[in-house]
Molecule: transfer RNA
Organism: Clytia hemisphaerica
Order: sequence, then structure tokens, then C1' cells
RNA sequence: GGCACUGUAGCUUAGUGGUUAAAGCGCCUGUCUCAUAAACAGACGAUUCCCAGUGCAAAUCUGGGCAGUGCCU
Repeated sequence: GGCACUGUAGCUUAGUGGUUAAAGCGCCUGUCUCAUAAACAGACGAUUCCCAGUGCAAAUCUGGGCAGUGCCU
């Protein structure tokens, strides 16, 4: 330099263009306990990497950029 893939909560991941972006772990609060852990209940946390475009409607499709990974040279 070229090609491909990936980018969603603190972490790991779901999410056929369609009306509240979901789950597990973690964090916080409560119940339980002498206390801790476990268990149970609840709450918080994302404007979906950025900028445009298409469309009634975009996390999803298209273009550009950025970052990461792999392959080729």
C1' cells in the first nucleotide's frame, strides 16, 4: 500500500428497516445472616465509533472518515 471482517451500557454479547435498543456479568440499594458469601427483589447505566445520504421511518441499507483484528504484498 491492497483486500476482508468488526465497532451497541464499565465488560461480554443479542438485535429481519417498524413505534420503550434486550440479556448475562459487574456496580449500587434492599431482604436474609452475628458477619460475609450465596440466593432473592429492585434501581442506575447506551442519544448504537464519527459525518453525510436514501427513505414515511436507520443500530440495521449506501458513501466517506476514524479505530481494531486478520490475510496478501